RNAcentral holds the sequence, with entries from Ribocentre. This is a predicted structure of a 167-nucleotide RNA (FMN riboswitch aptamer (RFN element)) from Slackia sp. The coordinates come from a structure-prediction model, not an experiment, and the mean pLDDT is 75.
RNA sequence: GCGCUGUUUCAGGGCGAGGUGAAAUUCCUCACUGGCGGUAACGGGGAAGAUCGGGCAGACGACCCGCCUCCGAAGUCCGCGACCCUCGGCUCGUUGGUUCGAGUCCCGAGGUUGACCCGGUGCGAAUCCGGGACCAACGGUUAAAGUCCGGAUGGAAGAGGCAGGUG
Numbered sequence: 001g002c003g004c005u006g007u008u009u010c011a012g013g014g015c016g017a018g019g020u021g022a023a024a025u026u027c028c029u030c031a032c033u034g035g036c037g038g039u040a041a042c043g044g045g046g047a048a049g050a051u052c053g054g055g056c057a058g059a060c061g062a063c064c065c066g067c068c069u070c071c072g073a074a075g076u077c078c079g080c081g082a083c084c085c086u087c088g089g090c091u092c093g094u095u096g097g098u099u100c101g102a103g104u105c106c107c108g109a110g111g112u113u114g115a116c117c118c119g120g121u122g123c124g125a126a127u128c129c130g131g132g133a134c135c136a137a138c139g140g141u142u143a144a145a146g147u148c149c150g151g152a153u154g155g156a157a158g159a160g161g162c163a164g165g166u167g
Base pairs, nucleotide, nucleotide: 004164005163006162007161008160009159010158016030017029018028019027031147032146033136034135035080036079037078038077042072043071044070045069046068052066053065054064055063075134076133084111085110086109087108088107089104090103091102092101093100116132117131118130119129120128138150139149140148
């Protein structure tokens, strides 16, 4: 340095104001929020400051930037998670019966699941800059929920620590 095993910690934000109404944080107007990994022309730090490339810098040197490295950077680009569904396993009950039903913390396989355009810069924009738009599981509720309550003191994409092993 790399990957393996074990263990451990962490791992989601948001209704404020007004209106209608018997009733709405659920409707209407304005408002507010954005999980994980990747990509990334942007931003910041470091190293080197020799060559090379470029420049808003320049007579030549010099100067600035890049080339190296680290960190950060997309809700709507790629992939994934949560939720939901199906099948299998397992457990429990049931049946003449591997019949039927329930559960499923834990286990396995598969599936469903949302949303972006325009302009600018530029060799190049899905990511930058500007503008406008759009999206957000299931169950509940005096009235329809991205923002309230609940499953959930759960699970998890994944991130970090420690120990062991290995090249």